RNAcentral holds the sequence, with entries from ENA. Transfer RNA from Candidatus Amesbacteria bacterium RIFCSPHIGHO2_01_FULL_47_34, 75 nucleotides, folded computationally. NCBI's taxonomy places the organism under Bacteria, Bacteria candidate phyla, Candidatus Amesiibacteriota. Its mean pLDDT, the model's own confidence on a scale to 100, is 82. RNAcentral records the identical sequence in 3 taxa. Rfam family: tRNA. The family's RNA type in Rfam is transfer RNA.
[in-house]
RNA sequence: GGGCACUUAGUUCAUCGGUAGAACGCUUUCCUGAUAAGAAAGAGGCGGAUGGUUCGACUCCAUCAGUGCCCACUA
Numbered sequence: 001g002g003g004c005a006c007u008u009a010g011u012u013c014a015u016c017g018g019u020a021g022a023a024c025g026c027u028u029u030c031c032u033g034a035u036a037a038g039a040a041a042g043a044g045g046c047g048g049a050u051g052g053u054u055c056g057a058c059u060c061c062a063u064c065a066g067u068g069c070c071c072a073c074u075a
Base pairs, nucleotide, nucleotide: 001071002070003069004068005067006066007065010024011023012022013021018055026042027041028040029039030038048064049063050062051061052060
């Protein structure tokens, strides 16, 4: 320098055009002599950034940024 993939709640991942869910973690309650386990409820993201397309985008397009992988170049 070229190519590809990824970037969503604290963490790991879903959601592939119609206003975002799960597991684990966290909080509260129940249960217990107490803890763990178990049960119930709840908080928590507007989706890497900026633009564009669209009636409407996390989901399509462009640029930029970050991470990973492959190739090439230099020595």